Annotation
Model confidence (mean pLDDT): 86 of 100. The RNA shown here (SAM riboswitch aptamer (S box leader)) has 98 nucleotides and comes from Alkalibacillus salilacus. NCBI's taxonomy places the organism under Bacteria, Bacillati, Bacilli, Caryophanales, Alkalibacillus.

[in-house]
């Protein structure tokens, strides 16, 4: 980069440093100078795989991963008078393959 399996209605932020973006992408909406990304420490979460445990529970050791809004919300099909409703697709993590 790409393939598979799972999981996506839950849960967690603050100082520093930055100085206009940012929430994949498109539509909406919406966050942000009462300071966005990015970065740095320091906490938190416990979603997955290892580990400890009698343990489907727990702990946060370990390797990721997360800490506005359901993945923010639709994006394609079915199905409905309409609000919706259900499948997918797209994206994310993870674990195992190429």
């Nucleotide at each position: 980069u790409u393939c598979u399996u799972a999981u996506c209605a839950a849960g967690a932020g603050a100082a520093g440093u930055g100085g206009a973006g940012g929430g994949a992408c498109u539509g909406g909406c919406c966050c942000u100078u009462u300071g966005a990304a990015g970065c740095u420490u320091c906490a938190g979460c416990a979603a997955c795989a290892g580990g400890u445990u009698c343990a489907u529970g727990a702990c946060a050791c370990u390797g990721u991963g997360c800490u506005a809004a359901u993945u923010c919300c639709a994006g394609u099909a079915g199905c409905a008078a309409a609000c919706g409703c259900u499948a997918g697709a797209a994206g994310a993590u993870a674990a195992g393959g190429a």